This is a predicted structure of a 115-nucleotide RNA (SAM riboswitch aptamer (S box leader)) from Marininema halotolerans. Its Rfam family is "SAM riboswitch aptamer (S box leader)". Rfam's curators write: The SAM riboswitch is found upstream of a number of genes which code for proteins involved in methionine or cysteine biosynthesis in Gram-positive bacteria. The SAM riboswitch acts at the level of transcription termination control. The predicted structure consists of a complex stem-loop region followed by a single stem loop terminator region. The RNAcentral record of the sequence draws on Ribocentre. The coordinates come from a structure-prediction model, not an experiment, and the mean pLDDT is 83.

[in-house]
């Protein structure tokens, strides 16, 4: 960098440091010197790993699905739904322009596998 797959409506400090930026990108709309990013501490969650159980398959070893436990292991996350939106369709409103809602898709993020 790329492929597969799961998840993305919940949750998380009025601490220290740092000094102007940040929310991926587009268009919006926001956050920020009543201090941004980054770093440290703290916290949240429970994807992988761990332990236990149920069911299925199996002669067995074991494998798979689901559930439970703890969080000392590997990640992740801690404004706003992935802040909204970007493509397609449907319903409704509107003379039009367009708007609202919903569904699917795209893009993105994170985990776990593979190249």
């Nucleotide at each position: 960098c790329u492929c597969u797959u799961a998840u993305c409506a919940a949750g998380a400090g009025a601490g220290g440091u740092g000094g102007a930026g940040g929310g991926a990108c587009u268009g919006g709309c926001c956050c920020g010197a009543u201090g941004a990013a980054g770093c440290c501490c703290g916290g949240c969650a429970a994807c992988c790993a761990a332990u236990c159980g149920u069911u299925a398959u199996g002669a067995a070893a074991a494998u798979a699905a689901c559930g439970a436990u703890a969080a000392a292991g590997g990640u992740g996350c801690c404004a706003a739904u992935u802040c909204c939106u970007g493509c397609a369709g449907a319903a409704c409103a509107g003379u039009u322009a367009u708007g609202u809602u919903c569904u699917g898709g795209g893009a993105g993020a994170u985990g776990a596998g593979g190249g």